[in-house]
RNA sequence: CAAGACAAAGGCAAAUUCAUCGAAAGGUGAAGACGCAAAGCUAUGAGUCUAAAGCAAUAUUGCUAUGAUUGUCAGGCUGCCGGAU
Numbered sequence: 001c002a003a004g005a006c007a008a009a010g011g012c013a014a015a016u017u018c019a020u021c022g023a024a025a026g027g028u029g030a031a032g033a034c035g036c037a038a039a040g041c042u043a044u045g046a047g048u049c050u051a052a053a054g055c056a057a058u059a060u061u062g063c064u065a066u067g068a069u070u071g072u073c074a075g076g077c078u079g080c081c082g083g084a085u
Stems, first nucleotide, its partner, number of pairs: 004081001011036002016031006034071001040077003044074003047069003053064004
């Protein structure tokens, strides 16, 4: 430097449940572990979800992000441990 071991130390925490915030998607806290070597940070590009407000008319509907998601992918920034190979 590559690389991330059927190893060691430490870390994060899906589904679900309860509480709480929110119009919703979803967020936060606790319990809980499916997984994760960036599952640390960042909505910058793409994707996905929602539709309060707004607009429309076929009037219990449709469209739109300014809302959400970094545990969908990519980009940017930062970083722990260890030396099996």

c-di-GMP-I-GGC riboswitch aptamer from a Clostridiaceae bacterium, 85 nucleotides, folded computationally. Model confidence (mean pLDDT): 84 of 100.